Transfer RNA from a Candidatus Shapirobacteria bacterium, 73 nucleotides, folded computationally. The source organism's lineage runs through Bacteria, Bacteria candidate phyla and Candidatus Shapironibacteriota. Model confidence (mean pLDDT): 81 of 100. Rfam family: tRNA. The family's RNA type in Rfam is transfer RNA.
């Protein structure tokens, strides 16, 4: 240089092109306990890595780009 894989909540991850983007831990309040933790409930948190195009409609498909990671040279 060239190739390929990744990027979604604090953290680990899902998420057939369509109705509001989710779960686990983790936090925040309640309960429950003499107290703590575990349990139960309930809630807050996301411009889906940037910018553009397809498209009626994009996290999902293309393009170029930024980060990491491999692998060839």
């Nucleotide at each position: 240089g060239g190739g390929c894989a990744u990027a979604u909540a604090g953290c680990u991850c899902a998420g057939c092109g369509g109705u509001u983007a989710g779960a686990g831990c983790a936090c925040u309040g309640a309960u429950c306990u003499u107290a703590u933790a575990a349990g139960u409930c309930a809630g807050g948190g996301g411009u889906c890595g940037a910018u553009g195009g397809u498209u009626c409609g994009a996290a999902u498909c293309c393009a170029u780009c930024u980060a990491u990671g491999c692998c060839c040279a």